[in-house]
RNA sequence: UGCUAGAUAGCUCAGUUGGUUAGAGCGCUGGAUUCAUACCCCAGAGGUCCCGUGUCCGAUUCACGGUCUAGCAA
Numbered sequence: 001u002g003c004u005a006g007a008u009a010g011c012u013c014a015g016u017u018g019g020u021u022a023g024a025g026c027g028c029u030g031g032a033u034u035c036a037u038a039c040c041c042c043a044g045a046g047g048u049c050c051c052g053u054g055u056c057c058g059a060u061u062c063a064c065g066g067u068c069u070a071g072c073a074a
Base pairs, nucleotide, nucleotide: 001073002072003071004070005069006068007067010026011025012024013023019057028044029043030042031041050066051065052064053063054062
């Protein structure tokens, strides 16, 4: 320098041929249980879907540009 893949909750990751509440596990908070703690159980909080612009009635999803990460090539 080029190519490819990726960026979604505190962490690890799904998801959507563009559509009416964006999800799981772990973690966190509260409750229940227990003599007590842990496990198990119930409930809850937590999100600018990396940033900008565009297309569209509507963009986390499509297009373009940028930033960062990983891999490959030179």
A computed fold for a 74-nucleotide RNA from a Clostridia bacterium, annotated as transfer RNA. Its mean pLDDT, the model's own confidence on a scale to 100, is 82. Its Rfam family is "tRNA". Rfam classes the family as a transfer RNA.